[in-house]
RNA sequence: GACAAUCGCGGGCACCUUAGUACGAAAGUGCGGUGCAUGAGGAAAGUCCGGGCUCCAUAGGACAGGGUGCCGGGCAGUUCCCGGUGAAGGCAACUUUAAGGAAAGUGCAACAGAAAAGAAAACCGCCCGAAAGGGUAAGGAUGAAAAGGCGAGGUAAGAGCUCACCGGCGAUGUGGAGACAUAUCGGCCUUGUAAACCCCAUCCGGAGCAACGUCGUGGUAGGCUAUAACCGUGGUCCGCGGGCCUUAGGAGACGGCUUGAACGUUUUAGAGAUAUUACGUCUAGAUAGAUGAUUGUCAUAUACAGAACCCGGCUUA
Repeated sequence: GACAAUCGCGGGCACCUUAGUACGAAAGUGCGGUGCAUGAGGAAAGUCCGGGCUCCAUAGGACAGGGUGCCGGGCAGUUCCCGGUGAAGGCAACUUUAAGGAAAGUGCAACAGAAAAGAAAACCGCCCGAAAGGGUAAGGAUGAAAAGGCGAGGUAAGAGCUCACCGGCGAUGUGGAGACAUAUCGGCCUUGUAAACCCCAUCCGGAGCAACGUCGUGGUAGGCUAUAACCGUGGUCCGCGGGCCUUAGGAGACGGCUUGAACGUUUUAGAGAUAUUACGUCUAGAUAGAUGAUUGUCAUAUACAGAACCCGGCUUA
């Protein structure tokens, strides 16, 4: 841990005064007694996201703050799910995705290095020059990263300076719902970092069931009345008992509380998430808080853990 027996606990239903107890004149009511079935999870947890429900000043605007950030779809809704696009990784099957903007601005880029961002910068090298000095970012050296890559032309030596190819960016066309893909043209070629500030777009009122609602005979405050009226008991009268009403609300009681975007099987639509049809099921509801104890048998050495308004996700165990 599983099964069985006995005892017990929670709420539910039925029955009972046959045991007991409190109140009451009694009827009866409460506690209670007996019986029956039933009684933790896949996460009940974290409280990360969304919703229902409740209250607050109905919550419109602005500021602050926070979330989200490729496209299409699903869902009540989401930071969730499905399908796709791009990117990264992988020989591949496939996997992952923290996927707006770095040409608005600011910051940062250790050490090394000449230089870490300004159309910059000359340490070695190369070229010109007698030298001083100048040209050169091709080559070397430094670095995680060095101003598109690579080859040819060109040149004093060089350089998108020119050209082919590749990459990026922009414009135009075509395909696609779209993200995007692809073709042509233009030397246009300006580092990285936004999980730094920031900018742009878009969304968000706050608090939470100890929310909140109803009753509320103690006490407090205010008002009325003078033994009448009223209230309780009762079919009525007598009798008996109580002064009465209001506000507000402590203790306490009740509600909120569990039938729900529910679950199981199934039909249809759809790649899928999901939607839908039919049938069936009812599955804890406490408020100091139940879900346990003992014995026996059998497996075996018994995980993570336990409801507290509810539901859907996610995450963790």